[in-house]
RNA sequence: UUAUUAAUGUUGCCGAAAUUCAUGCAAAAACAUGAAUGCGGGGGAACCACUACCGGGGCGAAUUCUCAUAGUUCAGAGAAAGGAUACUUCCAAAUCCGAGCCCGUCAGCUAACCUCGUAGGCUAAUGGAAGAGCAUUG
Numbered sequence: 001u002u003a004u005u006a007a008u009g010u011u012g013c014c015g016a017a018a019u020u021c022a023u024g025c026a027a028a029a030a031c032a033u034g035a036a037u038g039c040g041g042g043g044g045a046a047c048c049a050c051u052a053c054c055g056g057g058g059c060g061a062a063u064u065c066u067c068a069u070a071g072u073u074c075a076g077a078g079a080a081a082g083g084a085u086a087c088u089u090c091c092a093a094a095u096c097c098g099a100g101c102c103c104g105u106c107a108g109c110u111a112a113c114c115u116c117g118u119a120g121g122c123u124a125a126u127g128g129a130a131g132a133g134c135a136u137u138g
Base pairs, nucleotide, nucleotide: 005138006137007136008135009134010133011132012122013121014120018037019036020035021034022033023032024031038118039117040116041115042114043113048108055106056103057102058101059100063080064079065078066077067076082097083096084095085094087131088130089129090128091127092126
């Protein structure tokens, strides 16, 4: 130094939203700009599919139903589809969410091709089984 094995400890979350390089700044860090890679979204043939109107469509888990209400500042309650829970998967339990935004009369799928984004928000810690990474020690 490498491999194997044992013990102990440890691994932030939702989301595509990260990494690297260059430039700016006296230097470093941070920040800003640009590029590349990675990740994510949209448009877009043939074939196939669809076919009136009340427009239609996209991102996202976030859509639907019942009751209440008849608009009082006001919009509530419940349920189900669906979604999240701390390294990953499975089982069980418990809790929470079940929003919002955008395009603008236009878009089914869709190879080549074209194009856009790479934000923001947050602080929970349940149990069992199997497995993975990292660190320390033997």